[in-house]
RNA sequence: UGAGUCUGCCGGGCGGCCGCUGUUCGCGAGAGCAGAGGAAAGUCCGGACUCCACAGGGCAGGGUGCUGGGUAACUCCCAGGCGGCGUGAGCCGACGGAAAGUGCCACAGAGAACAGACCGCCGAUGCCGGUGCCAGCCGGCAGGCAAGGGUGAAACGGUGGUGUAAGAGACCACCAGCACUUCGGGAGACCGGAGUGGCUCGGUAAACCCCACCCGGAGCAAGGCCAAGCAGGAAUGACGGAUUGCCCGUCCGUUCCCAUUCGGGGACGCAUUCCAGGUAGGCCGCACCGAGGCCGCGCGGCAACGCCGGCCCCAGAUGGAUGGCCGCCGCCUAGCCAAAGAGGCUGGAGUUUCGCCUGACGGCAAGACUCCGCCUCAUGAAGAAGCUGAGGUACAGAAUCCGGCUUACAGGCAGACUCAACCG
RNA sequence: GCGGGCGUCGUUCAAAGGCAGGACCUCAGAUUUCCAUUCUGACGAUGCCGGUUCGAUUCCGGUCGCCCGCU
Numbered sequence: 001u002g003a004g005u006c007u008g009c010c011g012g013g014c015g016g017c018c019g020c021u022g023u024u025c026g027c028g029a030g031a032g033c034a035g036a037g038g039a040a041a042g043u044c045c046g047g048a049c050u051c052c053a054c055a056g057g058g059c060a061g062g063g064u065g066c067u068g069g070g071u072a073a074c075u076c077c078c079a080g081g082c083g084g085c086g087u088g089a090g091c092c093g094a095c096g097g098a099a100a101g102u103g104c105c106a107c108a109g110a111g112a113a114c115a116g117a118c119c120g121c122c123g124a125u126g127c128c129g130g131u132g133c134c135a136g137c138c139g140g141c142a143g144g145c146a147a148g149g150g151u152g153a154a155a156c157g158g159u160g161g162u163g164u165a166a167g168a169g170a171c172c173a174c175c176a177g178c179a180c181u182u183c184g185g186g187a188g189a190c191c192g193g194a195g196u197g198g199c200u201c202g203g204u205a206a207a208c209c210c211c212a213c214c215c216g217g218a219g220c221a222a223g224g225c226c227a228a229g230c231a232g233g234a235a236u237g238a239c240g241g242a243u244u245g246c247c248c249g250u251c252c253g254u255u256c257c258c259a260u261u262c263g264g265g266g267a268c269g270c271a272u273u274c275c276a277g278g279u280a281g282g283c284c285g286c287a288c289c290g291a292g293g294c295c296g297c298g299c300g301g302c303a304a305c306g307c308c309g310g311c312c313c314c315a316g317a318u319g320g321a322u323g324g325c326c327g328c329c330g331c332c333u334a335g336c337c338a339a340a341g342a343g344g345c346u347g348g349a350g351u352u353u354c355g356c357c358u359g360a361c362g363g364c365a366a367g368a369c370u371c372c373g374c375c376u377c378a379u380g381a382a383g384a385a386g387c388u389g390a391g392g393u394a395c396a397g398a399a400u401c402c403g404g405c406u407u408a409c410a411g412g413c414a415g416a417c418u419c420a421a422c423c424g
Numbered sequence: 425g426c427g428g429g430c431g432u433c434g435u436u437c438a439a440a441g442g443c444a445g446g447a448c449c450u451c452a453g454a455u456u457u458c459c460a461u462u463c464u465g466a467c468g469a470u471g472c473c474g475g476u477u478c479g480a481u482u483c484c485g486g487u488c489g490c491c492c493g494c495u
Base pairs, nucleotide, nucleotide: 001420002419003418004417005416006415007414008413009412010411012329013328014327015326016325017324018323020035021034022033023032024031025030037395041406042405044404045403046402047401048400049219050218051217052216061215062214063213064212065211066080067079068078069077070076081095082093083092084091085090096210097209101208102207103204104203105202118149119148120145121144122143125142126141127140128139129138130137131136157175158174159173160172161171162170176200178197179196180195181194182193183192184191185190223284224283225282226281232275233274234273235272236271237251238250239249240248241247252269253268255267256266257265258264292312293311294310295309296308298307299306300305330393331392332391333389334388335387336386339379341377342376343375344374345373347372348371349370350369351368352367353366355364356363357362425494426493427492428491429490430489431488434448435447436446437445442478450466451465452464453463454462471487472486473485474484475483
């Protein structure tokens, strides 16, 4: 310099004007304060909270699946083991069981699961034919073999030797792998070693299944409180007496019924009050002292995280606020263009502001800006600085709350590390 | 808020782990004097990204879109 890997973070700033939501103060006008995110999103997991159900256990169903730790909990996080990928930093892994059982393994191929013989090798043994005086030789068959070729994603260990007619774990040596026993290390997953064994056991469980562990259901439209109107139930006409739940007497009525000649008897007292459940509606839940936020180079731990101390109280509606315009600046981008930048200084000069002292003049001290000086560091024709622009400034937006995961995101910053080339 | 289903040629439907197929449409050819009908042939697709597997439309995860149900 180029190409990468991992982790963390920012994701516009200032001012003016006009608004919006909540809250406090105020009689009011109004004033003060607070006001989106890293994902508020998807609703994929896990909880808090609330109601319902529930003796305990099981079945069904669903989920998870190396080990240890973290956590309120998790399918999350951290550390480690093993396997795979990458030159590497690193990344990925549904990573229990295929030697419990069942299923499947297309096409190709001889054969695809306790397999098989197409080409091939052999034809020792047995038989047939030919030839030869014989020994024998040649051809074929029965049959033997699985080394080599070939098929396939996958072909029943690999290499070398012995052996044989040819061959073969048939036998031997070494290697790989499996099972069992055992030793050492480790908290464990696991790692390393020794011995024995049969000689080798295919793959697939994100196929059924087996094993171990976990899961009761619903969701703030949960749930609680208050409660119009209509409908329902109960009481009640007025006055007086007496007991003080009730009873008695008198009186009233544009009401109704019986009976009807007067008279009498019975009901009702048509509006209010109360009651229970509860609709509309309202309030709470719900704006939170909380698995709360920030800080400490605090303590323990490799880390996730936990503990301790200090400070803070931090959005909240119910058609749903957090915005709009203007100015300046920043950043990105495009064009022009040839030079000019960043940081620091108990350095100097000037201007200005606030504070303190003094009765005042004035002085002291701090900050900001400009110019000059010094030091350090770097950039630029692969386009710097500067200028210009009717260019741009992402993804997105709370709705009971919290911890994760996943997805979206213009552009930018910081740290650690790797590889390659070059220079010293 | 809670839950379910689907995505395959231009359209509508198949394929239940093993060469993605049918019908309609389009195009070309044949037939016809020409058109239509008919016949033959062709073109043309698994929403996207990963994973499991020898192999994925199918199984699993994520994502995007559409549809539906309860309250």
Predicted 3D model of RNase P RNA and transfer RNA as a complex of 495 nucleotides. The prediction has a mean pLDDT of 76. It holds a member of the Rfam family "Bacterial RNase P class A". Gene Ontology terms of the family: dimeric ribonuclease P complex, ribonuclease P activity and tRNA processing. About the family: Ribonuclease P (RNase P) is a ubiquitous endoribonuclease, found in archaea, bacteria and eukarya as well as chloroplasts and mitochondria.